[in-house]
Context: one part of a larger RNA
Order: sequence, then C1' cells, then structure tokens
RNA sequence: CCAGCGGGACAAGAAGACCCCGUGGAGCUUUACUGCAGUCUGUCGCUGAGAAGUGGCCCUGUUUGCAGAGAGUAGGUGGGAGCCAAUGAGCGUAGGUCUCCGGGCCUGCGUGAGGCGCCAAUGUAACACCACCCUUUCAGGGCUGCUUCUCUGACCGAGGCCUCGUUGUCCGGGACAACGGCAGAUGGGCAGUUUGGCUGGGGCGGCACCCCCUUGAAAAGCAAUCGAGGGGGCCCUAAGGCUAGCUCAGGGGGGACAGAAACCCCCCGUAGAGGGUAAGGCCAAAAGCUAGCCUGACCGUAAUCUGAACAAUAAAGAUUGCGGAGGUGAAAGCCAGGCCUAACGAGCUAUCAUAUCCUUGUUAAUGAGGGUUGGUAGUGUCAGAAAAGUUACCCCGGGGAUAACAGGCUUGUCGCGGGCGAGAGUUCGCAUCGACCUCGCGGUUCGGUACCUCGAUGUCGGCUCUUCCUAUCCUGGCCUUGCACAAGGGGCCAAGGGUAAGGCUGCUCGCCUAUUAAAAGGGAUCGUGAGCUGGGUUUAGACCGUCGUGAGACAGGUCGGAUUUUAUCUGUUGGGAG
Repeated sequence: CCAGCGGGACAAGAAGACCCCGUGGAGCUUUACUGCAGUCUGUCGCUGAGAAGUGGCCCUGUUUGCAGAGAGUAGGUGGGAGCCAAUGAGCGUAGGUCUCCGGGCCUGCGUGAGGCGCCAAUGUAACACCACCCUUUCAGGGCUGCUUCUCUGACCGAGGCCUCGUUGUCCGGGACAACGGCAGAUGGGCAGUUUGGCUGGGGCGGCACCCCCUUGAAAAGCAAUCGAGGGGGCCCUAAGGCUAGCUCAGGGGGGACAGAAACCCCCCGUAGAGGGUAAGGCCAAAAGCUAGCCUGACCGUAAUCUGAACAAUAAAGAUUGCGGAGGUGAAAGCCAGGCCUAACGAGCUAUCAUAUCCUUGUUAAUGAGGGUUGGUAGUGUCAGAAAAGUUACCCCGGGGAUAACAGGCUUGUCGCGGGCGAGAGUUCGCAUCGACCUCGCGGUUCGGUACCUCGAUGUCGGCUCUUCCUAUCCUGGCCUUGCACAAGGGGCCAAGGGUAAGGCUGCUCGCCUAUUAAAAGGGAUCGUGAGCUGGGUUUAGACCGUCGUGAGACAGGUCGGAUUUUAUCUGUUGGGAG
C1' cells in the first nucleotide's frame, strides 16, 4: 500500500421517548372548581271578546253575639232624655232562615193605634235613639287571580284552490303556540383552569408542614436528619384575686360494731404527696388543703424580652412601669387570669359594641353612608390561592442535582475457608460429621449508596468465537481412613487437555431421558446486536380477568408489532512494496 474482519475509539445517527423536575403544555374523563350554550318551568309583552264555577282584598246593605243574677239571647266604646208609628204600632196567620230549642230576624196576608226608653230591680256593664268599631252569615257592587267552555279579529299553518299575492280565498288552529324580556332549575353538550409541600428517585405510607418538654447538644450561646422518648389545638366563675387557718405521701402504736382497707387519738415523717392536663424546673406557717370576702379573667398608655444564632421580619406570648377606677388585708403589700414553659391566625368582606368625628349647598332634626378603637366569622399546607383525575396517543424545556441496565464503593445477604470443640461416631472430640461463639477471604446472588454516564454506555435468553481464573468434575502424582481386596470417604500438588446429545419452557435456572472417563464452577460492560437472531421484556391496535362512575390502570394473562451505518483512526488476518 491492497483486500478482508469488525475488539476498541464509553464509534456515528437523534439537546433520552423510560425516570424525576418545571407553581411548562396539550388530548381525554368526571358526582374537581367556575362558567356558557341547550332544555324545562314560572312570569311579563305581543294579547282581545263572552259565559260558568271558585279564591283574595275593599265598599254598601243585612245578620249574628245567651256564664250567673236579672221579666229577658246585655258584643265593645262614646253621646243621650227622649224615640218610633195611618209612608201602619201591636196582635193573629202562612212561609223562609238562624238557634244555646228559651227564642231571634226577614217577607206576604188580615186587623187597626199604640209600642219602647228614662225610673225601679239585678249586674263589671242597661240595645228608646244616634255614631264608630270587633266577631259571624247572606245579598249586591268594584278591583284582581285560578279552572273550564265558547268566539274571532291579533297571531300561526310543509294544508286545498286561484288571477300566485310580503297583502288573495277556503279550511284548520287560536289568544294557546311562536317570538322577545326577566327569574329559578337542569346542564362535561362546550369552555377556561386547578389537580400543595417535605421525601436517602418518585409513588404508596407518614408529617419530621404551627407550637411545648426531655434527650441528641460532650457544664456560655446557637444547632441538622423520615434522630430517640412524649405532649398541645383544651379545660376552669372557680380550678381566678386577696386574706386567714392548716400540712401532705407513707409508716408505727391504740380504739365498739370495723375486717388488709371507713372514722378517732398519739408518735415519726424535707416532701418520698399535691399543684386541671406532657415533661422539666419550682413550691411546706406555701405556689399544696380548707374557709371568708370578692371579680384585677379591669380601662388607657409606654418600654423591654421571646418569637427571630449572624442582617431584616409579622401574628402571638411574656415582663416591667405610669395614669384612672376597684378588690382584699389591721397593715406592709398583693392583684392586668390559672406556679413557669404549649393551648394559636393577616388583608378584603360581613356583622356587633363603644362613644366621638366627617360628608350629603347653609341652619336644625331624622335617615343613610364613611372613619377611629375593640370583638365575632378562618385560612391546621398554621406569614393565610377559591381547585379532581387520566395519558401506552402524547409534547416541550431541563437533570446524571434523581430512579431503572451496566460500572465504582460497601458486603448486611450470598459463596468459600479458618479458630475453639459441646456432641454424634459401640469405646474414642478431630476416619467422618460437627452445635454455640468467633476470625477471615472472594466480589459470580439479593440488597444499600447515588460517585461517571439522561446534547443516549442498546436491555433478557440463544447462536457464533476467543481468552483467563481455580475454590479440580474427569484424566495424572501423593497422604489418610471407622482403607483386607474391589468400590468408596476426606485431604495435598496440579489448569496440559477434556467437560457431550436430546424432551419441556422465550427462558438463564430447573426437572426428565438414555449415554459418558467426566457430563466442574466462574470472569471477561450479568464477554460478545457498527457479529446474527428477536422467542421474552418495554410504544402505538385488540381481547379477557380484576380495579375504577369514567378517561383509564395492572412485576396479571393473550394475539400482532421496523433491529440503521459504503469503517476515518486503532486493532487484527492474508498478500504486496520500500
């Protein structure tokens, strides 16, 4: 140099499609959130007429009203000493109506002149008469509803006919429908969006997301982890304030019923009790227990500290003063809740309280609105968006800040070996096996970790081909035996060579079959896809089971499903040239 091969250049190709992240996107779903069409119903308009029935309100007339007493069927209040009557009093009679069965009221007919009140009596109260009102019935009228029926002229008709009309005519419907306004319901049909965080990857789980105590935290202070042990989201008008008195738990002795244990007395008793609730601190003439009186669990104002290590930081909590008004105590004093450390919450909006202020031309009053201060309604994802899923149909931006393969580290697990020697082995620890305990080696298992790689290191198994290790299956040389021989068991040296075929399964593995001297175990990116295959896994199609309302999902099953690259360098094989 030529021709091959395809081990390497974590080869080329494509800002990884898996995984995670982004207060990225899109498709789809639904009992996610918020809306919009559509639909239904009601009502009003277009929209008129006449009947019948039935409600509501008002007016006029009429009618009703009985405790007991009282001649009696006394609705209430006020006026009131007279009123009604030939325009028919009273009585009789016929009918209607109401009834508490006593009677009341109305109408017709007959007759024809009186009847009632005041007074007296009874009673809370005396309808002669007048006015107003309540309750009840009936009649008439007005307004306004509802139901049904009828009409025609609004309005409607893909109906018939004709001269074909925006307008005719007949017929059918008809104040309905249609259309429009408003309101309510329904409404993935459609739309816009959302679908927390932490996290030894993410999800599932949990809350380590707001607070308190102990420890971690190795005696200043501060301090992390899904570190360890536990608590809070209350409770209490007394379990709060002051004052006074008392002393607890436990033990010993004694005492009727009375016993281990009821109540009483004596003694010891530094707290071993109790203090609402966790833990820690603190507390004995008290901060505990009991009692008396109270409401300081007050109003206003200021400062300091914690919250919050370093710079800044809110709500909330705590502490110390001052002013006012009080409680308690003889007083000094103490008291702004609970012995202390947990028990909590912005703006907007709504509402309440307290007084006061401003505005609606001016003055005054009222109403309404607003401001200051304080409270209530809550955000526990607790410095506080108003919020469900699914994607294997998927997309974009990123990440080796973060998972799956492989590698690295580790070696719990795994494999192999050692020490000791309880025991088994008739006897006898060590022919052989060897518990408990213990020390290692290896880096073939399953893990842990997250260190290289996500602008890509192609993933199981098979086929092909090569090399290495020895912890040796066979073959070789030895030792030992609970080795007579034969056949075995155990061990030492040894990696030269060998270690096969078939059935099932995608299988590695495994089981099975008949052989064999033997059918050993492993490494090489679980050697080997720019060498092959593509059965499995792991896209898009589809079916079943199960789960899900659903879209869809499933280390569940099933059928189907693309394997790119002309070799630059290096390496290697064969050939050739200098």